[in-house]
Notes
Two RNAs folded together computationally: RNase P RNA and transfer RNA, 427 nucleotides in total. The prediction has a mean pLDDT of 76. Rfam match: Bacterial RNase P class A. The family's RNA type in Rfam is ribozyme. About the family: Ribonuclease P (RNase P) is a ubiquitous endoribonuclease, found in archaea, bacteria and eukarya as well as chloroplasts and mitochondria.
RNA sequence: UGAGUUGACCGGGUGGCCGCACUACUCGAGAGUGAGGAGUGAGGAAAGUCGGGGCUCCGUAGGGCAGGGUGCUCGCGAAACGUGAGUCGCGGUGACGUGCAGGACAGUGCCACAGAGAACAGACCGCCGAUGGCCCCGCGAGGGGAUCAGGUGAGGGUGAAACGGUGCGGUAAGAGCGCACCAGCGUCUCGGGUGACCGGGACGGCUCGGCAAACCCCACCCGGAGCAAGAUCAAACAUGGGAACGCGGCCCGCGGGUCUCCUCGGAGACAGCCCAAGGUAGAUCGCUGAGAUGGAUGGCCACCCCACCUCCUCGAAGGUGGACAGAACCCCGCUUACAGGUCAACUCACUAU
RNA sequence: CGGGGAGUGGCGCAGCCAGGUAGCGCACGUGCUUUGGGAGCACGCGGUCGGGAGUUCAAAUCUCCCCUCCCCGA
Numbered sequence: 001u002g003a004g005u006u007g008a009c010c011g012g013g014u015g016g017c018c019g020c021a022c023u024a025c026u027c028g029a030g031a032g033u034g035a036g037g038a039g040u041g042a043g044g045a046a047a048g049u050c051g052g053g054g055c056u057c058c059g060u061a062g063g064g065c066a067g068g069g070u071g072c073u074c075g076c077g078a079a080a081c082g083u084g085a086g087u088c089g090c091g092g093u094g095a096c097g098u099g100c101a102g103g104a105c106a107g108u109g110c111c112a113c114a115g116a117g118a119a120c121a122g123a124c125c126g127c128c129g130a131u132g133g134c135c136c137c138g139c140g141a142g143g144g145g146a147u148c149a150g151g152u153g154a155g156g157g158u159g160a161a162a163c164g165g166u167g168c169g170g171u172a173a174g175a176g177c178g179c180a181c182c183a184g185c186g187u188c189u190c191g192g193g194u195g196a197c198c199g200g201g202a203c204g205g206c207u208c209g210g211c212a213a214a215c216c217c218c219a220c221c222c223g224g225a226g227c228a229a230g231a232u233c234a235a236a237c238a239u240g241g242g243a244a245c246g247c248g249g250c251c252c253g254c255g256g257g258u259c260u261c262c263u264c265g266g267a268g269a270c271a272g273c274c275c276a277a278g279g280u281a282g283a284u285c286g287c288u289g290a291g292a293u294g295g296a297u298g299g300c301c302a303c304c305c306c307a308c309c310u311c312c313u314c315g316a317a318g319g320u321g322g323a324c325a326g327a328a329c330c331c332c333g334c335u336u337a338c339a340g341g342u343c344a345a346c347u348c349a350c351u352a353u
Numbered sequence: 354c355g356g357g358g359a360g361u362g363g364c365g366c367a368g369c370c371a372g373g374u375a376g377c378g379c380a381c382g383u384g385c386u387u388u389g390g391g392a393g394c395a396c397g398c399g400g401u402c403g404g405g406a407g408u409u410c411a412a413a414u415c416u417c418c419c420c421u422c423c424c425c426g427a
Stems, first nucleotide, its partner, number of pairs: 001349010012304007020041004025036003043324001047335002050333005055226004062252004067222005072086005087101001088099004102217002107215002109211003124156002126152003131149003134145004164182006183207001185204008230285004239276004245255002257270005305322006354426007363379004373410001381397005403419005
């Protein structure tokens, strides 16, 4: 100097004029809502509505099934599918980024095409053919030949992946068949770490595929509905039919309101539930240092700031532009959008001293 | 606020659930047939499966995020 990684911040400022919304005050009005000055007046995401809470209601928020969520370790946190650091895996030269990161010997399932064969499989090309069979020589022992039965999985081929890798021995030819080293797995043990894990040693059968963002198993967690929740007041309030209630679906458990009759039991009606139909539906609260409810902060001028362009010796001057984008009960996260600019740390490359 | 559905050649639709490398009809082009046209027959062209990231050997299909459109309740 260039390219990158991570974190944080700003994202127009000042003044004037006119115009908005709310609050309190003054004057006026007195069903009426006018004037005056004062104070306050959108965000880092207010967005998407993906998560978690506060809050409100449902008497049982009791138990279970179904259903849903999470999934390495330790912290932070009210909690979160949140977040910090770390471990392991993957990507990157690196700073760093990223992971739906438990279990494939609980079970079931899938691995197309190709290939002999895709889970404890298999013979396409090959290799052997010692043993049994065939042919030739030989009195015989035996020798030779080609291959059938049979053996084989080292070599080649197919594939994303082929039932450990390299080397030596051994064998008829081969094979962890045996051995040395390595990788993996298991057992025991030592050291470091809170831990996930990391590193070392000894022994050993020799080696037991991948996919769970496949169904599933395991561990932990979860009542439901949601501010258009709900509370209060006002208005209006006919009927017909059905089944029998309440707590998200199911089961158990629990609990039913009012009235009448009746001999304990019990019976009936209403309320309540569902469907159809009719009537009414206004106001206040909930609603908060912005607090609306058709939903408020806008327009103009001047100067300054930043970026770009023209001109120009440098100044200066002129012109254009200044992102994403508006709260609606509140809070904590996640995700997405963002012109331009600032700061800090780190990595790589090149050059100079 | 809450709950569902859809996006695939120029157009209308399957395929997704149970992952194996993209089809059908219409339209368009060429040829045959006919005196000629239409119909018919045969062949052909045309697709980043809304966008991106991920899992996997392999993704339209499974998972996550984003965009657009439609429906129901309140």